[in-house]
Context: one part of a larger RNA
Molecule: small-subunit ribosomal RNA, 5' domain
Organism: uncultured bacterium
RNA sequence: GGACGAACGCUGGCGGCGUGCUUAACACAUGCAAGUCGAACGGAGCACCCUUGACUGAGGUUUCGGCCAAAUGAUAGGAAUGCUUAGUGGCGGACUGGUGAGUAACGCGUGAGGAACCUACCUUCCAGAGGGGGACAACAGUUGGAAACGACUGCUAAUACCGCAUGACGCAUGACCGGGGCAUCCCGGGCAUGUCAAAGAUUUUAUCGCUGGAAGAUGGCCUCGCGUCUGAUUAGCUAGAUGGUGGGGUAACGGCCCACCAUGGCGACGAUCAGUAGCCGGACUGAGAGGUUGACCGGCCACAUUGGGACUGAGAUACGGCCCAGACUCCUACGGGAGGCAGCAGUGGGGAAUAUUGGGCAAUGGACGCAAGUCUGACCCAGCAACGCCGCGUGAAGGAAGAAGGCUUUCGGGUUGUAAACUUCUUUUAAGAGGGACGAAGAAGUGACGGUACCUCUUGAAUAAGCCACGGCUAACUACGUGCCAGCAGCCGCGGUAAUACGUAGGUGGCGAGCGUUAUCC
Numbered sequence: 001g002g003a004c005g006a007a008c009g010c011u012g013g014c015g016g017c018g019u020g021c022u023u024a025a026c027a028c029a030u031g032c033a034a035g036u037c038g039a040a041c042g043g044a045g046c047a048c049c050c051u052u053g054a055c056u057g058a059g060g061u062u063u064c065g066g067c068c069a070a071a072u073g074a075u076a077g078g079a080a081u082g083c084u085u086a087g088u089g090g091c092g093g094a095c096u097g098g099u100g101a102g103u104a105a106c107g108c109g110u111g112a113g114g115a116a117c118c119u120a121c122c123u124u125c126c127a128g129a130g131g132g133g134g135a136c137a138a139c140a141g142u143u144g145g146a147a148a149c150g151a152c153u154g155c156u157a158a159u160a161c162c163g164c165a166u167g168a169c170g171c172a173u174g175a176c177c178g179g180g181g182c183a184u185c186c187c188g189g190g191c192a193u194g195u196c197a198a199a200g201a202u203u204u205u206a207u208c209g210c211u212g213g214a215a216g217a218u219g220g221c222c223u224c225g226c227g228u229c230u231g232a233u234u235a236g237c238u239a240g241a242u243g244g245u246g247g248g249g250u251a252a253c254g255g256c257c258c259a260c261c262a263u264g265g266c267g268a269c270g271a272u273c274a275g276u277a278g279c280c281g282g283a284c285u286g287a288g289a290g291g292u293u294g295a296c297c298g299g300c301c302a303c304a305u306u307g308g309g310a311c312u313g314a315g316a317u318a319c320g321g322c323c324c325a326g327a328c329u330c331c332u333a334c335g336g337g338a339g340g341c342a343g344c345a346g347u348g349g350g351g352a353a354u355a356u357u358g359g360g361c362a363a364u365g366g367a368c369g370c371a372a373g374u375c376u377g378a379c380c381c382a383g384c385a386a387c388g389c390c391g392c393g394u395g396a397a398g399g400a401a402g403a404a405g406g407c408u409u410u411c412g413g414g415u416u417g418u419a420a421a422c423u424u425c426u427u428u429u430a431a432g433a434g435g436g437a438c439g440a441a442g443a444a445g446u447g448a449c450g451g452u453a454c455c456u457c458u459u460g461a462a463u464a465a466g467c468c469a470c471g472g473c474u475a476a477c478u479a480c481g482u483g484c485c486a487g488c489a490g491c492c493g494c495g496g497u498a499a500u501a502c503g504u505a506g507g508u509g510g511c512g513a514g515c516g517u518u519a520u521c522c
Base pairs, nucleotide, nucleotide: 001522002521003520006518007517008516009515010514013392014391015390016389017388018387019385020384021350026348027347028346030345031344032343035091036090037089040088041087043085044084045083046082047081049078050077051076056071059068060067061066098303099302100301107228108227109226110225111224112223113222114221117220118219122216123215124214125213126212127211128210130164132162133161139154140153141152142151143150144149170195171194172193173192174191176189177188178187179186180185200208201207202206229275230274231273236266237265238264241263242262243261244260245259246258247257248256278300279299280298281297282293283292284291285290305326306325307324308323309322328339329338330337331336356382358381359380360379364378365376366375367374368373395425396424397423398422405416406415407414408413430459431458432457433456434455435454439449466511467510468509469508470507471492472491473490477506478505479504480503481502487494488493
């Protein structure tokens, strides 16, 4: 000098764009953050419609005893229609969002490889969807419990579940042919045997779905080379340990696991142990080489109160799923239950220190849905903070041999100083009034931001300057006070009676809505 997720002191007008718990991966009140589909299904409720038509009864008629009766419409039934939806079912809750505790590792980066692999939704192509069955929720009844939540009996539907049939260019096995490979084998071809499937819906003839296969795309999994902090005051480490055979397991290779066999494997090119740490694209600095760093944004990894476990699924570290154990908190009728903010806000605590319990799905993106649409603290916005960068303003021109006041003085003056006053202007900003968007794609409609930005007019210099320094380094000097005291200080050093170094004042220098200090890095 530069930098910063900064903090502290003094000061503080506006706007744009960013950024904002670096500490306790400490504990969390409250609200929200993942739902959706009635065009898969049976119910239930409400409305409407049709039938029934109690009570009341306008009115009509009468031989005056009665009779008929529109309308209203209780009740009951129904096969249609609309809306809502607890339950069954489907898809999504493995994305998005958060944090950096752990991890020195194929975790990350980079470059290869998989003839050892998987991939829902999506795209293209080929083929198919025949015919049956039995349940379980909901519901009804009975019943347990304080609650959470259940138990028994009975009924029922489906794109839920289970057989049967069909099914190949699929899969498995077998032998054969061709090609490749050092080889175990691999690729291609036809043959034989065995084996595997399905679901319908609708506003009804075109859409959405369903099943099997081939390929693609996307996403993932695995292997290897190289690179990746410090310590030798850590020198030896290792029995599933290193390899083989055979098996199990996996989507798949493999001591991944197991039985048997062999005794190997790593290490001064630093094993093992210990400490520290998420890694990178990047960021800061530097002429570069390099050094430092990994906030924001993006990629990967790991984690979700601590530890362990599996289930479901195309896919699981399953944050807002399940089970067990621990700690903690809460409810309880003491028998038993409930919970997990390292999601967005917010609270306590810790700390030098870090914001609103805000608006909206209008845009972008995501889930579901044929769609309308619903959900979305992702996201877009607004609020707070000079925390950072950038921009603007706090007025402009004229104005004296130069007011007053202050300071100083050799008492003549000098300086503050064109500075002020005063005159003439201007109106960025401010305040008021009026107009008023783009962002909306896609014909119309659809904007949280927002009556915001922006534009026009009016008013009036009106609303707006501080901070640090002045001995040398280092730009900027005098007076008074103090008297090795009080104090200053980055280094050298000032102060003991004339201190340009302390304190105050005037003046001056520097930067300016900031200026200084402190911490850290180059």